[in-house]
């Protein structure tokens, strides 16, 4: 890199360096940004997955397995806006190319496999 599974409407700040971009394919929007973007460092926070602890339910002769919750913050991650919104398909409502709901594609993160 690729594949599989799960989640993605919640949550979470300051300081220093730095000096113009950023919101992670593409496009169209919209937004953030010298009242300081990206990036790097320090401290802090959040809690999605793994992990530790606690409790409960179901199945099971037992060993154990599964599900959900609380807690901790060790490993990743993360700390503007729904993954910022939309693009493709279906349905409904509208009555004028829109609104709402669902699905898909893509993306991000985690765990596992190769």
């Nucleotide at each position: 890199c690729a594949c599989u599974u799960a989640u993605c409407a919640a949550g979470a700040a300051a300081g220093g360096c730095a000096g113009a971009g950023g919101g992670u394919u593409a496009u169209g929007g919209c937004c953030c940004u010298g009242u300081g973007a990206a990036g790097c460092c320090u401290u802090g926070a959040c809690a999605a997955c793994c992990u530790g602890g606690c409790a409960a339910a179901a199945c099971g002769c037992a060993a154990g397995u599964u599900u959900a919750g609380c807690u901790a913050a060790g490993g990743u991650g993360c700390c503007a806006a729904u993954u910022c919104c939309a693009u493709c398909c279906c349905a409904a409502c509208a009555g004028c190319a829109g609104u709402u709901g669902g699905g898909g594609c893509a993306g991000a993160u985690a765990a596992g496999u190769c």

Overview: A computed fold for a 114-nucleotide RNA from Chitinophagaceae bacterium UBA2793, annotated as SAM riboswitch aptamer (S box leader). The prediction has a mean pLDDT of 80.